Description: Small-subunit ribosomal RNA, 3' major domain from a metagenome, 477 nucleotides, folded computationally. Its mean pLDDT, the model's own confidence on a scale to 100, is 85.
Context: one part of a larger RNA
RNA sequence: UGACGGGGGCCCGCACAAGCGGUGGAGCAUGUGGUUUAAUUCGAUGCAACGCGAAGAACCUUACCAGCUCUUGACAUCCAGAGAACUUUCCAGAGAUGGAUUGGUGCCUUCGGGAACUCUGAGACAGGUGCUGCAUGGCUGUCGUCAGCUCGUGUCGUGAGAUGUUGGGUUAAGUCCCGUAACGAGCGCAACCCUUACCCUUAGUUGCCAGCACAUAAUGGUGGGAAUUCUAAGGGGACUGCCGGUGACAAACCGGAGGAAGGUGGGGAUGACGUCAAGUCAUCAUGGCCCUUAUGAGCUGGGCUACACACGUGCUACAAUGGUCGGUACAGAGGGCCGCAAACCCGCGAGGGGGAGCUAAUCUCACAAAACCGAUCGUAGUCCGGAUCGCAGUCUGCAACUCGACUGCGUGAAGUCGGAAUCGCUAGUAAUCGCAGAUCAGAAUGCUGCGGUGAAUACGUUCCCGGGCCUUGUACA
Numbered sequence: 001u002g003a004c005g006g007g008g009g010c011c012c013g014c015a016c017a018a019g020c021g022g023u024g025g026a027g028c029a030u031g032u033g034g035u036u037u038a039a040u041u042c043g044a045u046g047c048a049a050c051g052c053g054a055a056g057a058a059c060c061u062u063a064c065c066a067g068c069u070c071u072u073g074a075c076a077u078c079c080a081g082a083g084a085a086c087u088u089u090c091c092a093g094a095g096a097u098g099g100a101u102u103g104g105u106g107c108c109u110u111c112g113g114g115a116a117c118u119c120u121g122a123g124a125c126a127g128g129u130g131c132u133g134c135a136u137g138g139c140u141g142u143c144g145u146c147a148g149c150u151c152g153u154g155u156c157g158u159g160a161g162a163u164g165u166u167g168g169g170u171u172a173a174g175u176c177c178c179g180u181a182a183c184g185a186g187c188g189c190a191a192c193c194c195u196u197a198c199c200c201u202u203a204g205u206u207g208c209c210a211g212c213a214c215a216u217a218a219u220g221g222u223g224g225g226a227a228u229u230c231u232a233a234g235g236g237g238a239c240u241g242c243c244g245g246u247g248a249c250a251a252a253c254c255g256g257a258g259g260a261a262g263g264u265g266g267g268g269a270u271g272a273c274g275u276c277a278a279g280u281c282a283u284c285a286u287g288g289c290c291c292u293u294a295u296g297a298g299c300u301g302g303g304c305u306a307c308a309c310a311c312g313u314g315c316u317a318c319a320a321u322g323g324u325c326g327g328u329a330c331a332g333a334g335g336g337c338c339g340c341a342a343a344c345c346c347g348c349g350a351g352g353g354g355g356a357g358c359u360a361a362u363c364u365c366a367c368a369a370a371a372c373c374g375a376u377c378g379u380a381g382u383c384c385g386g387a388u389c390g391c392a393g394u395c396u397g398c399a400a401c402u403c404g405a406c407u408g409c410g411u412g413a414a415g416u417c418g419g420a421a422u423c424g425c426u427a428g429u430a431a432u433c434g435c436a437g438a439u440c441a442g443a444a445u446g447c448u449g450c451g452g453u454g455a456a457u458a459c460g461u462u463c464c465c466g467g468g469c470c471u472u473g474u475a476c477a
Base pairs, nucleotide, nucleotide: 001477002476003474004473005472007471008470009469010468011467012466013465015461016460019425020424021423022422023421026316027315028314029313030312031311032310033309034307035306042053043052064302065301066300067299068298069297070296073125077124078123079121080120081119082118083117086103089100090099091098092097107114108113127291128290130289131288132287136285137284138280139279140278141276143274148187149186150185151184152183153182154163155162156161167178168177169176193268194267195266196265198236199235200234201233202232203231204230208225209224212223213222214221239262242256243255244254245253246252318418322377323376324375325374326373327372334365335364336363339358340357344353345352346351384415389410390409391408392407393406394405395404431453432452433451434450435449436448437447
């Protein structure tokens, strides 16, 4: 100087408390451990691994296993020879591949040849998701959006170092003020950026329709309008600016006015010096080591989907604030040409036929659902719950056996609110309800967004956890 203390002081955080809803019990989904297996590819492992890499394993992916094959190689550059490229058909084979066969003679040219592509041959070489993240770059997590981390000059100290950065107040903040052997400065904080909440100006189609007409069963459907909503560009607006009080006449705090908004208005992006030899050699790059007729490459099939069990994360429930049936209302944000697909017809339905319109404020996905209004059920393993299984189908796709999603009929399991323990959340939040998107042929209860309905509680900081500053002890570095 740090680090640590079941030392002290001050302070903060959904840290506790006060509340609301969960997890832990059930069934299923998903990840992991374990076990099994020819293989169940690899990585991630307290917080900070475990719906994680994976924004999507039937083949492919795929790295794993078995079998069948290749050896200048699936991929790159160089050399020589041949042939344009490309294409048709047949045979063997699980295919990779091997054999045979048809059509084709293109482009540039100094007529030597050349460019692209294919085949053969020789070797330089290729190739490796092989090892080492404890050799590395890059990227990332975490402490933590915590308020800290440092430097120059000066001063003090033999020196390590200290001072500044401590102190008194204050703040979300090393934020600001005052004091001060310090005076300044840098990286962080804040602001500048995006979005949301209010207003104005400009613009007015594909959006809008107040007033005036036309038309219709009805609809901005039409003429028209530029008000309103909205869209999207530019401005305004909030600064403790004003008033009162407290305070050291400061910084600031408390209350109030006005205001759409008030003291960082809400949300996002933004992550200092560093810590964990944290994570990643399997995104990529890369040193070293290793393989080179194989640890490289191709193919078929299998596996990654196994299942006594254990754990994590979720979904659905156990019901009446509910289930079922009928009627009826209101979003936002997105996607669409290898696409989204309307009307209409068929089917109980998944879906099929059909193909208008749309490269989209125009058309479409697309009926939002909970809510509301009626009816029914009456506390029961039920008209709750839907696992499991049987049969019949639909769709995608060469192909749904291993191993897809969905539909109809039947079946109708566990489950009556969950032990010890444990998690999230302070407001348009929790809870609850649906919608969309990425990935994607198909395949979400996951993920990322979007809106609808919409709470309760916070006395307080003694305690648990984590963190910041000052101080003290130390046999630790």